[in-house]
Context: one part of a larger RNA
RNA sequence: CUGGGCUUAAAGGGUGUGUAGGCGGGUGUGUAAGCGUCUUGUGAAAUCCCUCGGCUUAACCGAGGAACCGUUAGGCGAACUGCACAUCUUGAGGCAGGUAGGGGUCAGUGGAACUGUUGGUGGAGCGGUGGAAUGCGUAGAUAUCAACAGGAAUGCCGGUGGAGAAAUCGGCUGACUGGGCCUGUUCUGACGCUGAGACACGAAAGCGUGGGUAGCGAACGGGAUUAGAUACCCCGGUAGUCCACGCUGUAAACGAUGUCUACUAGGUUGUGGCGGUUCUGACGCCGGCACGACCGAAGCAAAAGUGUUAAGUAGACCGCCUGGGGAGUACGGUCGCAAGGCUAAAACUC
Numbered sequence: 001c002u003g004g005g006c007u008u009a010a011a012g013g014g015u016g017u018g019u020a021g022g023c024g025g026g027u028g029u030g031u032a033a034g035c036g037u038c039u040u041g042u043g044a045a046a047u048c049c050c051u052c053g054g055c056u057u058a059a060c061c062g063a064g065g066a067a068c069c070g071u072u073a074g075g076c077g078a079a080c081u082g083c084a085c086a087u088c089u090u091g092a093g094g095c096a097g098g099u100a101g102g103g104g105u106c107a108g109u110g111g112a113a114c115u116g117u118u119g120g121u122g123g124a125g126c127g128g129u130g131g132a133a134u135g136c137g138u139a140g141a142u143a144u145c146a147a148c149a150g151g152a153a154u155g156c157c158g159g160u161g162g163a164g165a166a167a168u169c170g171g172c173u174g175a176c177u178g179g180g181c182c183u184g185u186u187c188u189g190a191c192g193c194u195g196a197g198a199c200a201c202g203a204a205a206g207c208g209u210g211g212g213u214a215g216c217g218a219a220c221g222g223g224a225u226u227a228g229a230u231a232c233c234c235c236g237g238u239a240g241u242c243c244a245c246g247c248u249g250u251a252a253a254c255g256a257u258g259u260c261u262a263c264u265a266g267g268u269u270g271u272g273g274c275g276g277u278u279c280u281g282a283c284g285c286c287g288g289c290a291c292g293a294c295c296g297a298a299g300c301a302a303a304a305g306u307g308u309u310a311a312g313u314a315g316a317c318c319g320c321c322u323g324g325g326g327a328g329u330a331c332g333g334u335c336g337c338a339a340g341g342c343u344a345a346a347a348c349u350c
Base pairs, nucleotide, nucleotide: 003322004321005320006319007304008303012318014201015200016199017198021194022193023192025088026087027086028085029084030083031082033081034080035077036076038075039074040073041072049065050064051063052062053061054060091191092188093187094186095184096183097182098181099180103177104176105175106174107173108172109171110154114150115149116148117147118146119145120144121143125136126135162169163168206247207246208245209244210243211242215241216240220236221235222234223233258317259316260315261314262313263312266295267294268293269292270291271290272289274287275286276285277284299306300305323350324349325348332343333342334341335340
């Protein structure tokens, strides 16, 4: 430089915002940088190719022609790309009126359960298991009633249901706040798409400082099981799990499927709007929009499957793959308090 690929064979970045860059809607006028035809000049000679000729031939040499173009300058053209100007509304955005929601942050608060404390009743067991034992209990347990304290999680509703960029988000109330969807005889007028770097967010575990600790529970101790049992089962139990602030930056971070746009049979269904039908409302019916789920034509696919939410048909841009092991390792760099993260080979071997 180029080819083929990326659901499951190697391969989609965890997710977004966005810089450079790449790409970019309709119409008109101009320009001529890209681009195109023809043309003019230039592109030394030799070499290469063609035709002749000279050494007895050949190599070699001489003459003429062609060629050189991935060179360069001038003229000509104006469809497409670019550039300049003007303009348009369908892309995009604003505005207005509606609307659904566990979207986010903070504060307050409720009930059930659990554990503990105190008191009452009561009097021998409780607990646990496949069966036991460790454990708890006459210093009165378990059970039961009342009061109080505490922390964590929010039953039913609850749903192939909703929201969010993803991670994720679920009792109730309030304050602040982001986004979506629908409708419009409203406005701007291409303001767009993607996005190397960069920046922000990012489950769980882990780390730092301070708090908190009911339940659960790595480590650890004990009891069992077993040939052994550093396990599975049981009794305890520290970090942790919770809160605030800061770090870490990884997951089967999955739809194992990057984002955006256009087009390509249908059917069933859920959620949220809108319009019509009806005197009005409800139910119903019809139409169309957004999102979610199932089946399926064509097509695609190695098949499984996918199939308007594409893995179909095309386009734009980014990321990534190139036999297995060595290895997501070493070295170097960089980030981190550390744990470690990111970047990332080779020898050798099959």
Molecule: small-subunit ribosomal RNA, central domain
Organism: metagenome